Model confidence (mean pLDDT): 83 of 100.
Transfer RNA from a Candidatus Nealsonbacteria bacterium, 72 nucleotides, folded computationally.
It was read from a public genome assembly.
Its Rfam family is "tRNA". By type it is a transfer RNA.
[in-house]
């Protein structure tokens, strides 16, 4: 320099064009002398940026940015 992945909640992943969502934390009741454990119920997301394609993009394409791995 080139070639492949990867980038969605605070973590670690899903969502394989048509509703963004679990599981962990996190906060609030309950439960308990009290704390944990359990149970219910919140709240958090310009889906790395910026074009394009499409009636409709996290998804499909470019480009940049960042991260691993591989080759010179």
């Nucleotide at each position: 320099c080139g070639g492949c992945c990867c980038g969605u909640a605070g973590c670690u992943c899903a969502a394989g064009g048509g509703c963004g969502g679990a599981g962990c934390a996190c906060c609030a009741a309950g439960c308990u002398u009290a704390u944990a454990u359990c149970u219910u119920g919140g709240g958090g997301g310009u889906u790395g940026c910026a074009g394009g394609u499409u009636c409709g993009a996290a998804u499909c394409c470019u480009g940049c940015c960042g991260g691993g791995c591989c080759g010179a």
Taxonomically the source falls in Candidatus Nealsoniibacteriota (Bacteria, Bacteria candidate phyla).